[in-house]
Context: one part of a larger RNA
Molecule: small-subunit ribosomal RNA, 5' domain
Organism: uncultured bacterium
RNA sequence: GCGAACGCUAGCGGCGGGCCUCAAACAUGCAAGUCGAACGCGAAAGGUAGCAAUACCGAGUAGAGUGGCGCACGGGUGAGUAACACGUAACUAACUUCCCCUCUCGCUGGGGAUAACUCCGGGAAACCGGAGCUAAUACCGAAUGAGCUUCGAAGGACUGCGGUCCUUUUAUGCAAAGCCUUCGGGCGCGAGAGGAUAGGGUUGCGGCCUAUUAACUAGUUGGUGGGGUAACGGCCUACCAAGGUGACGAUAGGUAGCUGGUCUGAGAGGACGAUCAGCCACACUGGAACUGACACACGGUCCAGACUCCCACGGGAGGCAGCAGUUGGGAAUAUUGGACAAUGGGGGCAACCCUGAUCCAGCCACGCCGCGUGAGUGAUGAAGGCCUUCGGGUCGUAAAGCUCUUUUGUAGGGGACAAAGGGAAACUUGAUGGUACCCUAAGAAAAAGCACCGGCUAACUCCGUGCCAGCAGCCGCGGUAAUACGGAGGGUGCAAGCGUUGCUC
Numbered sequence: 001g002c003g004a005a006c007g008c009u010a011g012c013g014g015c016g017g018g019c020c021u022c023a024a025a026c027a028u029g030c031a032a033g034u035c036g037a038a039c040g041c042g043a044a045a046g047g048u049a050g051c052a053a054u055a056c057c058g059a060g061u062a063g064a065g066u067g068g069c070g071c072a073c074g075g076g077u078g079a080g081u082a083a084c085a086c087g088u089a090a091c092u093a094a095c096u097u098c099c100c101c102u103c104u105c106g107c108u109g110g111g112g113a114u115a116a117c118u119c120c121g122g123g124a125a126a127c128c129g130g131a132g133c134u135a136a137u138a139c140c141g142a143a144u145g146a147g148c149u150u151c152g153a154a155g156g157a158c159u160g161c162g163g164u165c166c167u168u169u170u171a172u173g174c175a176a177a178g179c180c181u182u183c184g185g186g187c188g189c190g191a192g193a194g195g196a197u198a199g200g201g202u203u204g205c206g207g208c209c210u211a212u213u214a215a216c217u218a219g220u221u222g223g224u225g226g227g228g229u230a231a232c233g234g235c236c237u238a239c240c241a242a243g244g245u246g247a248c249g250a251u252a253g254g255u256a257g258c259u260g261g262u263c264u265g266a267g268a269g270g271a272c273g274a275u276c277a278g279c280c281a282c283a284c285u286g287g288a289a290c291u292g293a294c295a296c297a298c299g300g301u302c303c304a305g306a307c308u309c310c311c312a313c314g315g316g317a318g319g320c321a322g323c324a325g326u327u328g329g330g331a332a333u334a335u336u337g338g339a340c341a342a343u344g345g346g347g348g349c350a351a352c353c354c355u356g357a358u359c360c361a362g363c364c365a366c367g368c369c370g371c372g373u374g375a376g377u378g379a380u381g382a383a384g385g386c387c388u389u390c391g392g393g394u395c396g397u398a399a400a401g402c403u404c405u406u407u408u409g410u411a412g413g414g415g416a417c418a419a420a421g422g423g424a425a426a427c428u429u430g431a432u433g434g435u436a437c438c439c440u441a442a443g444a445a446a447a448a449g450c451a452c453c454g455g456c457u458a459a460c461u462c463c464g465u466g467c468c469a470g471c472a473g474c475c476g477c478g479g480u481a482a483u484a485c486g487g488a489g490g491g492u493g494c495a496a497g498c499g500u501u502g503c504u505c
Base pairs, nucleotide, nucleotide: 001503002502004501005500006499007498008497011371012370013369014368015367016366017364018363019329024327025326026325028324029323030322033069034068035067038066039065041063046057047056048055049054076282077281078280086206087205088204089203090202091201092200095199096198100195101194102193103192104191105190106189108142110140111139117132118131119130120129121128122127147174148173150171152169153168154167155166156165157164158163178187179186180185208254209253210252215245216244217243220242221241222240223239224238225237226236227235257279258278259277260276261272262271263270264269284305285304286303287302288301307318308317309316310315335361337360338359339358343357344355345354346353347352374404375403376402377401384395385394386393387392408446410441411440412439413438414437418432421428422427449494450493451492452491453490454475455474456473460489461488462487463486464485470477471476
């Protein structure tokens, strides 16, 4: 010094922290949706009228579906990883980048489907099949091409001499979507250039242990052709060559997420990597791709495996290392809380919706900091305890008594900032919270413990015990006068804490 634990004790507040062990298994709820200003469809309860059928309102609402954007962020964990994973400095003339910003040029004209829906059927369920109808900013041809693209030709500039860029030109291929409107416009769509942001890739250097690990390597090292990727590359493949690494420690084994930092120390250094921040990796275990600007995707898909659950035995469902919570393990670590008010994120023109991110509250002396448990006066040095040489000494101004104060607590009254925003306006929006804070009232009232006292080491006597019972960090105490064991009185040190244990410097 600590993410601590244990023992005794415990008044309050502020700010932080809280499964270090089984990357063990998980009941339940919630944690990612949103858009009707892309599109078609479209209820019911209830109400009104009516004798009723029915009509109208509810309502083009709820709802599911097609489509768009998001779901690759945010949140968790540290298993794996000794690696360009991380840190730092460079390179990418070898690359991509949805949304956003600036600029340029466009958005013409057609087509065929399909879900929802209706009907029929299968199934215990999960769900599935057939027939028929329909829309789009869904899908597909065609047109146009400022431009981009691929190949060739000519000229020029730069160069790391590999190549790259610019201009001109023949040919090839490539676009698009509408919606709303107060008719002013707004939101979108396509192609291209630049920016911003975010990422991919390459390299130098740096940071663990073991040589009781000394040899390692066949896509291995290089080349050529081809493939693949956004992109370089044995990344993959066919052929050719026989290379490549290593005592400046390869290979193998062990351990480990890395960093900013944290702790300690005068420093050098040593140890660590909780909370907060950056990067990486993982998401029951292993493997794979799809979609997409981005994934090989925690709350997506498929396959295999282990486990759990449902079943009509034919077949299905699941993945808390999200927030709570449960079992287990453990010395040990919290509520199945409130709110989207703020900050931020997703969708939407917006209103708004969603958000266990976040903001708050609850529990725990786990830590740090602050406050309180009263102040003044008071000698007959009361009573009582302890000691005593029996004179007295000490607890001790301590108590009582007297005079005050009221922090915190209790009771009553008032009561926020955090609010920006939204709405045509009127007006309205705070979970925290009736909290903080302010005022008033009564009243010393309700609030001190723990360890130690042989030396180290601040603090001493009596009684009990008698190498017993016990103490102990080291030296060592205890066998009849124990300042060392146990109790008491007294004292010392810290104090809402004090000790012990563990770990680190």